[in-house]
RNA sequence: GGGUGAGGUAGAGGCGCGAACGAUCAUGAGUAGCUUUGACGAGAGACGGGUUCUUGACGACUCAUCGCGAAAGGGAUGUUCGCCGAAGCGGACAUUUACCCGGAAUGUCUGGCUGGGUCUGCACCGAACAGGUGCAGGACUGUCACUGCAGAUUCCCCUGAUCUGCCGUGGAGCACUAUCUCACUG
Numbered sequence: 001g002g003g004u005g006a007g008g009u010a011g012a013g014g015c016g017c018g019a020a021c022g023a024u025c026a027u028g029a030g031u032a033g034c035u036u037u038g039a040c041g042a043g044a045g046a047c048g049g050g051u052u053c054u055u056g057a058c059g060a061c062u063c064a065u066c067g068c069g070a071a072a073g074g075g076a077u078g079u080u081c082g083c084c085g086a087a088g089c090g091g092a093c094a095u096u097u098a099c100c101c102g103g104a105a106u107g108u109c110u111g112g113c114u115g116g117g118u119c120u121g122c123a124c125c126g127a128a129c130a131g132g133u134g135c136a137g138g139a140c141u142g143u144c145a146c147u148g149c150a151g152a153u154u155c156c157c158c159u160g161a162u163c164u165g166c167c168g169u170g171g172a173g174c175a176c177u178a179u180c181u182c183a184c185u186g
Base pairs, nucleotide, nucleotide: 002185003184004183005182006181007180008179009178010177011176014084016083017082018081019080020079021078023077024076025075033068034067037064038063039062043055044054045053046052047102048101049100050099051098087114088113089112090110091109092108093107094106095105096104097103115141116140118138119137120136121135122134123133124132125131143171144170145169146168148166149165150164151163152162153161
């Protein structure tokens, strides 16, 4: 000097990921709900099913009419913060939802899956044609490895090594790049 292993630090991918704000805007929606006037005449309600509960001839539910009229989740913009397995999904457990099962929301754990954004199709959530998630596929992109080609590395030739670029093929984030410490090898 090179290499291997262990640990630490700092970085890169880009329409990059996520969170917060009692911010603004649109949507939700002239909906839910309430009121007036009528019609009908027995059921109606709670995320779904069952139980249970509440309520209904003092007329519920539904339909029409008159008038008033939201909100939440999700979305866009802005600002701030945390970051690059960022994060998302799956699984287990716990809590909440009247009780049980399922679903949904929140939290904790989990080397199970996914490099990343995007487009298309299908399914689910959702008011939605917005958005999200999963599966499959397409091109793109970052990274490393391998083959080939081209160029550079004081002058000429050859060989080797290193670096850069291009085409192709393939892998995965426990990765990749740089650097530090320790140990081993020389």
About this RNA: This is a predicted structure of a 186-nucleotide RNA (Lysine riboswitch aptamer) from Effusibacillus dendaii. Model confidence (mean pLDDT): 81 of 100.